[in-house]
């Protein structure tokens, strides 16, 4: 330099145009002499940045950062 894959909750990671989700972890309650495991109730979130295309974008197009592989 050239190609490809990735960026979404605190941490792993779904979601392929129509109110942004699990699982852990966490916050409050119930239980306990306390904890811890159980139970119930909470999403905590500029969906990596500008933009564009749409009635409507995390999702589709261009441009850029940044992580990883590949080629040179």
């Nucleotide at each position: 330099g050239g190609g490809g894959a990735g960026a979404u909750a605190g941490c792993u990671c779904a979601g392929u145009g129509g109110u942004a989700g699990a699982g852990c972890a966490c916050a409050u309650g119930g239980c306990u002499g306390a904890a811890g495991a159980c139970c119930a109730u909470g999403g905590u979130g500029u969906c990596c940045c500008g933009g564009g295309u749409u009635c409507g974008a995390a999702u589709c197009c261009c441009g850029g950062u940044c992580u990883c592989c590949c080629c040179a």